[in-house]
RNA sequence: GGCUGGUCGGGCGAUCGCGGCUCAUAGAGCCGAGGAAAGUCCGCACUUCAUAGAGCGCGAUGCCGAGGAAAUCUCGGGGCGGAGCAAUCUGUCGGAUCGGGUCACAGAAAACAACCGCUUUUAUCUUCGGGUGAAAGUAAGGGUGAAAAGGUGGUGUAAAAGACUACCAGCGUCGAUAGCAAUAUUGGCGGCUAGAUAACCCCCAUCGGAAGCAAGGCCAAGUAGAGAUGAUGAGUUGCUCGCUCUUUUCAUCUCAGGUAGGCUGCACAGAUAGAUGAUCGCCAAGGGGAUGCAAAUCCCCGAACAAGAUGCGGCUUAUAGACCAGCC
Numbered sequence: 001g002g003c004u005g006g007u008c009g010g011g012c013g014a015u016c017g018c019g020g021c022u023c024a025u026a027g028a029g030c031c032g033a034g035g036a037a038a039g040u041c042c043g044c045a046c047u048u049c050a051u052a053g054a055g056c057g058c059g060a061u062g063c064c065g066a067g068g069a070a071a072u073c074u075c076g077g078g079g080c081g082g083a084g085c086a087a088u089c090u091g092u093c094g095g096a097u098c099g100g101g102u103c104a105c106a107g108a109a110a111a112c113a114a115c116c117g118c119u120u121u122u123a124u125c126u127u128c129g130g131g132u133g134a135a136a137g138u139a140a141g142g143g144u145g146a147a148a149a150g151g152u153g154g155u156g157u158a159a160a161a162g163a164c165u166a167c168c169a170g171c172g173u174c175g176a177u178a179g180c181a182a183u184a185u186u187g188g189c190g191g192c193u194a195g196a197u198a199a200c201c202c203c204c205a206u207c208g209g210a211a212g213c214a215a216g217g218c219c220a221a222g223u224a225g226a227g228a229u230g231a232u233g234a235g236u237u238g239c240u241c242g243c244u245c246u247u248u249u250c251a252u253c254u255c256a257g258g259u260a261g262g263c264u265g266c267a268c269a270g271a272u273a274g275a276u277g278a279u280c281g282c283c284a285a286g287g288g289g290a291u292g293c294a295a296a297u298c299c300c301c302g303a304a305c306a307a308g309a310u311g312c313g314g315c316u317u318a319u320a321g322a323c324c325a326g327c328c
Base pairs, nucleotide, nucleotide: 001328002327003326004325005324006323007322008321010283011282012281013280014279015278016277018032019031020030021029022028023027034305038316039315041314042313043312044311045310046212047211048210049209058208059207060206061205062204063077064076065075066074067073078093079092080091081090082089083088094203095202099201100200101197102196103195115142116141117138118137119136120135121134122133123132124131125130150168151167152166153165154164155163169193170192171190172189173188174187175186176185177184178183216264217263218262219261225255226254227253228252229251230250231249233245234244235243236242286301287300288299289298290297291296
């Protein structure tokens, strides 16, 4: 100087101010945000709707092990890459031999590869070297490209080619050893040689019902409605009682739903669009300056990001500065 992990992110007192509760009366006492309260990106609790079963569709996740209620979670490990001298950091993760689609520019061709070249046959011309045309073979060579159909040597051939062979690389398959596993190392066999893309469709496996505290629950003024009783009115009757009212008015009571509103859900701060602050003094981690050989003395500064709104577990993002441990 750097890397990784962790902790803290001021303390005490006074005055004024704010929110809540209690005592009680104009006050007193007690309590009063964060490591992220934030973004609202995941998961869960809780609540309502729905709830016999099954399927389609849609969405999410995708190496292995452990933890966890679960998670785009944590820890450890693995494969393939990238950065750094290093400590360390970082991207990515089922399937490309089910199938389809796509692959800019360049190039003949981007997956049913003959443009140039090489070779054979044949026709024709010839200055006898060969030239030109047609048919066919050829992926060795050239050129293009991010990528061209395994690489190198040999055999082989008209020229060539895993056509054959040795070694190497990969794939498939059968094992061995180590490991819980992913996987690693390695042996045999098969010439099998297979482009990229699944964050394009698709296939496989696992999981997922929807909406969210403005969820939801309880109480419920007034108005309107329904019912009961009483009075009044009307009818019946000569009168009273009684009975009746598609049709009167008033009073009282009751009823269900439910508006305003309130309580709850809701928290050892907590609601209602939402309270935590300001000033001063002392102390302090630490920083800067002056004097000084040094020890030391004096002076100055002395905080960032940011503030809940149902709760909890995570992730991500912001964060001045200080301290501790380990490593390069």
The RNA shown here (Bacterial RNase P class A) has 328 nucleotides and comes from a marine eukaryotic metagenome.
Its mean pLDDT, the model's own confidence on a scale to 100, is 77.
The sequence is in RNAcentral, with records from MGnify.